Background: Predicted 3D model of a 92-nucleotide RNA (SAM riboswitch aptamer (S box leader)) from a Solirubrobacterales bacterium. The coordinates come from a structure-prediction model, not an experiment, and the mean pLDDT is 83.

Formats: sequence, structure tokens, C1' cells
RNA sequence: GACACAUCCAGAGGGGUGGAGGGACUGGCCCUUUGAAGCCCCGGCAACCACCGUUCCGCAGCGGGAAGGUGCCAAUUCCAGAUAGAUGUGUG
Repeated sequence: GACACAUCCAGAGGGGUGGAGGGACUGGCCCUUUGAAGCCCCGGCAACCACCGUUCCGCAGCGGGAAGGUGCCAAUUCCAGAUAGAUGUGUG
């Protein structure tokens, strides 16, 4: 990168470094030198996987906690659009 399924109106930021961009794309509208992206440290949110319990024909359902693997922490996926995008899990 391909395919399938689920979710996307809730929630959660400080410091260092860096030095002009960022919000995927198009249009809009925003954020940003009162410091963008990226990288590092610490903190937090959530509960997809994993884990524990329960239940069941069942690997589905329900509940739990947050030590493990991801994810996320301006604005409803910022708004609209599309054969769009993002994240997780599975398959080959």
C1' cells in the first nucleotide's frame, strides 16, 4: 500500500528545542513570531486490542480496572464536497 469491519457532535497540555508554517485534499473559515511544523521530556484523555469477571450455542453481548500494544490532547473529521480522510482490529 490492498480488502473487510468498527468508530469519528464526549474527553485530555505544560516545558525544552526549532524558526514559518499548520488545520490530509479543493473551496471556505480559522490557528500561528504573544512562536507554526518537526523532534525530545514530562503529564493527561480515552478504552480499539490485550487482560479480569459475567453470560452464552458462540471468539458475539454486558461489566471492570488502566500495569501492557496502539491512538489521541484548538475549533463536530473545524464547515461543505468527493469514488474523501483518520484511528483501531482482522485477513492475505
It matches the Rfam family "SAM riboswitch aptamer (S box leader)". Rfam describes the family as follows. The SAM riboswitch is found upstream of a number of genes which code for proteins involved in methionine or cysteine biosynthesis in Gram-positive bacteria. Gene Ontology term of the family: regulation of gene expression.